Transfer RNA from a Candidatus Colwellbacteria bacterium, 84 nucleotides, folded computationally. Model confidence (mean pLDDT): 81 of 100. NCBI's taxonomy places the organism under Bacteria, Bacteria candidate phyla, Candidatus Colwelliibacteriota. It matches the Rfam family "tRNA". Rfam links the family to the GO term triplet codon-amino acid adaptor activity. The family's RNA type in Rfam is transfer RNA.

[in-house]
RNA sequence: GCGCGGGUGGCGAAAUUGGCAGACGCGCUACCUUGAGGUGGUAGUGCCAGCAAUGGCUUGGAGGUUCGAGUCCUCUCCCGCGCA
Numbered sequence: 001g002c003g004c005g006g007g008u009g010g011c012g013a014a015a016u017u018g019g020c021a022g023a024c025g026c027g028c029u030a031c032c033u034u035g036a037g038g039u040g041g042u043a044g045u046g047c048c049a050g051c052a053a054u055g056g057c058u059u060g061g062a063g064g065u066u067c068g069a070g071u072c073c074u075c076u077c078c079c080g081c082g083c084a
Stems, first nucleotide, its partner, number of pairs: 001083007010026003019067001027045006046057004060076005
């Protein structure tokens, strides 16, 4: 240099044909249980605004197509593999 695969909450990982982003697991927080801890159980857990109801934003970055993009197209950054 060329080709292929990948980048999504704190971490891993889904999202089937473009149609509720973050299911599920781990972790974390509070509480219950314990003498204390572990295990177990219940609830919660992206960011911003708001007293709240709720609204807005968010899939490496920028742009495009579309009523609608994690998904399609272009450029670009990073990681891995292959070829030379």